[in-house]
RNA sequence: CCGCCGUCCCGCAACUGGCGCUGAAGAUGGAGUCCCAUCGGGAAGCGGGACCGAUCAGAGGAUCGACAAGAGCCGCGCGCCUGGGUGAUCCAC
Numbered sequence: 001c002c003g004c005c006g007u008c009c010c011g012c013a014a015c016u017g018g019c020g021c022u023g024a025a026g027a028u029g030g031a032g033u034c035c036c037a038u039c040g041g042g043a044a045g046c047g048g049g050a051c052c053g054a055u056c057a058g059a060g061g062a063u064c065g066a067c068a069a070g071a072g073c074c075g076c077g078c079g080c081c082u083g084g085g086u087g088a089u090c091c092a093c
Stems, first nucleotide, its partner, number of pairs: 006051007015042002017081005026039005052065005072086003
C1' cells in the first nucleotide's frame, strides 16, 4: 500500500500512569514511586437508530451479517516498567 471480516449516525462510557530516547510525541499545580486534580486529546466496551444483504414468516415483523483470520481489544512514536478497564470462554453465588 492492496485485498479480505456490512456501512453510517446518536447516547452512555471505564481506562487514560512512571522513567528514558528523539528536533517533536500532552499542559499546569501537587505528590513520590508508577499517582491526585483541572484542561486538552484518545478510547475498548454497552445501549439505541437507519440503510444494505441473507434466512424465517406471511400483513408485519423476527433473527442474523457468525466461525476462522488464534498468546483478544483500549489509553497519540519507540524502549523498559507499573497498574487498570473491557470482550470471549468456564465455574460459583
A computed fold for a 93-nucleotide RNA from Sphingopyxis sp., annotated as ZMP/ZTP riboswitch aptamer (pfl RNA motif). It matches the Rfam family "ZMP/ZTP riboswitch aptamer (pfl RNA motif)". Rfam 15.1 lists 3,295 matches to the family in 2,545 species. Rfam links the family to the GO terms regulation of purine nucleotide biosynthetic process and one-carbon metabolic process.